[in-house]
Context: one part of a larger RNA
RNA sequence: UGACGGGGGCCCGCACAAGCGGAGGAGCAUGUGGUUUAAUUCGAUGAUACGCGAGGAACCUUACCAGGACUUGAACGCAGCAGGAAUAUGGAUGAAAGUUCAUAGUCGCAAGACUUGCUGCGAGGUGCUGCAUGGUUGUCGUCAGCUCGUGCCGUGAGGUGUUAGGUUAAGUCCUGCAACGAGCGCAACCCUUACUGUCAGUUACCAGCAUAUAAAGAUGGGUACUCUGACGGAACUGCCCGCGCAAGCGUGGAGGAAGGUGGGGAUGACGUCAAAUCAGCACGGCCCUUACGUUCUGGGCGACACACGUGCUACAAUGGGUGGUACAGAGGGCAGCUACACUGUGAAGUGCUGCGAAUCUCAAAAUCCACUCUCAGUUCGGAUCGAAGUCUGCAACUCGACUUCGUGAAGUUGGAUUCGCUAGUAAUCGCGCAUCAGCCAUGGCGCGGUGAAUACGUUCCCGGGCC
Numbered sequence: 001u002g003a004c005g006g007g008g009g010c011c012c013g014c015a016c017a018a019g020c021g022g023a024g025g026a027g028c029a030u031g032u033g034g035u036u037u038a039a040u041u042c043g044a045u046g047a048u049a050c051g052c053g054a055g056g057a058a059c060c061u062u063a064c065c066a067g068g069a070c071u072u073g074a075a076c077g078c079a080g081c082a083g084g085a086a087u088a089u090g091g092a093u094g095a096a097a098g099u100u101c102a103u104a105g106u107c108g109c110a111a112g113a114c115u116u117g118c119u120g121c122g123a124g125g126u127g128c129u130g131c132a133u134g135g136u137u138g139u140c141g142u143c144a145g146c147u148c149g150u151g152c153c154g155u156g157a158g159g160u161g162u163u164a165g166g167u168u169a170a171g172u173c174c175u176g177c178a179a180c181g182a183g184c185g186c187a188a189c190c191c192u193u194a195c196u197g198u199c200a201g202u203u204a205c206c207a208g209c210a211u212a213u214a215a216a217g218a219u220g221g222g223u224a225c226u227c228u229g230a231c232g233g234a235a236c237u238g239c240c241c242g243c244g245c246a247a248g249c250g251u252g253g254a255g256g257a258a259g260g261u262g263g264g265g266a267u268g269a270c271g272u273c274a275a276a277u278c279a280g281c282a283c284g285g286c287c288c289u290u291a292c293g294u295u296c297u298g299g300g301c302g303a304c305a306c307a308c309g310u311g312c313u314a315c316a317a318u319g320g321g322u323g324g325u326a327c328a329g330a331g332g333g334c335a336g337c338u339a340c341a342c343u344g345u346g347a348a349g350u351g352c353u354g355c356g357a358a359u360c361u362c363a364a365a366a367u368c369c370a371c372u373c374u375c376a377g378u379u380c381g382g383a384u385c386g387a388a389g390u391c392u393g394c395a396a397c398u399c400g401a402c403u404u405c406g407u408g409a410a411g412u413u414g415g416a417u418u419c420g421c422u423a424g425u426a427a428u429c430g431c432g433c434a435u436c437a438g439c440c441a442u443g444g445c446g447c448g449g450u451g452a453a454u455a456c457g458u459u460c461c462c463g464g465g466c467c
Base pairs, nucleotide, nucleotide: 008467009466010465011464012463013462015458016457019421020420021419022418023417026313027312028311029310030309031308032307033306034304035303042053043052064299065298066297067296068295069294070293076122077121078120079119080118081117082116083115084114087104088103089102090101091100092099093098107112124288125287127286128285129284133282134281135277136276137275138273140271145184146183147182148181149180150179151160152159153158164175165174166173190265191264192263193262195233196232197231198230199229200228201227205222206221209220210219211218236259239253240252241250242249243248302440315414319373320372321371322370323369324368331362332361333360336355337354340351341350342349343348380411385406386405387404388403389402390401391400427450428449429448430447431446432445433444
């Protein structure tokens, strides 16, 4: 000077408390440990690993294993020599890769182009070291801190400033002071959402006027409204009242769509953890070079006594079933999304049509209405298994999704303990997208619909800031 204390003071945070809903018990999905295995590729391991890298493991991916092959090699460049135009087709063998044979073809005047073989130079390695590194990332933490110049103090390490009294979400601002200033952070500038003006008016919209229909912006027309999207306005404690030296504060008031940071996002200071990553990429060193490189077939990454994490579905009546019925937002679409019609109980198939899309299309569910079930392992729950199918794809045995019929397990609200959340939030309901042939998505990232309860307070637990 820091760090630490079951030392003190002050302060903050879903940290506790007050509430709501979960996890821990069940079944299944998924990740991990362990075990097993020829292999179950590798990494991630308190918080900060464990639906994580992986935003798609049947082959491929793929790095692992077994077996079959290649050796200048799977790709590219250069030089030399030899052969052949390029290329196409077929046979044998084989699981394929490959190996091997044959046929057709025989470029260009030349230079040369293309290609095969050999030789040489450069290859290749997801092999090791993240404790040699770059880059990137997690975390403390969106916490309010971390420093510098000059001056002053101290023998010096250092201190001061940055402490103090107030105040703030904030080292935010005010007052004071041997300090005076400044930088990185805070805030603001950026995006979005809430109100509004101007401009623009198709594919959006339809008030008034017509046409037309069973009905319908369907069309003639119109830019008013909605909406779209470009540029502006608007909020600053600006005004009033009270308190205060000031900064500022108040369950205060007015006006206002919005009020004291309006809501949300992006944005992460100096640094910490020899934190993570040599398997995204790059790179030093070390190691392999007829193999630790390359290629193919099959298998494995999907195993299963067990243990843990994260989720989904339930245990029911605020519910299940059947019929009817209304309303989104944000996105995607040509090897695509598909209206409509027909066939099929259905997954789906067939035909035809629109749309490279504010035009066509994917396309809502909880809700609401009616009927039914009447508290039961049930008309709850759907695991598991049997049978028959649909689709994708060379190919669904290991190891895909979906459909129909049958089967109908555990489970009656879960011990100690533990997690999330303060408002359009929690809870609940569906929809979309990326990846993608298909899909093991209950995951991830977004979107809207319905829509709560509670906060006395800071003694205590956890983390953090200042003295």